[in-house]
RNA sequence: AGGGGCAUAGUUUAACGGUAGAACAAAAGUCUCCAAAACUUUUGGUGUGGGUUCGAUUCCUGCUGCCCCUG
Numbered sequence: 001a002g003g004g005g006c007a008u009a010g011u012u013u014a015a016c017g018g019u020a021g022a023a024c025a026a027a028a029g030u031c032u033c034c035a036a037a038a039c040u041u042u043u044g045g046u047g048u049g050g051g052u053u054c055g056a057u058u059c060c061u062g063c064u065g066c067c068c069c070u071g
Stems, first nucleotide, its partner, number of pairs: 001070007010024004018054001026042005047063005
């Protein structure tokens, strides 16, 4: 320099173009003499700028970051 892939919650990850789910973690509660465990509940997310669309995590594209391949 050229080509390809990935970016979703604190972490690991789902999601036919139609209200973004789960597990773990965290917080609160129940239980217990106390704690752990267990159970219940809650909080919290689509890298960023544009475009297409009635509607975008999803399709197209610029940028940023990471990874792989060729030279």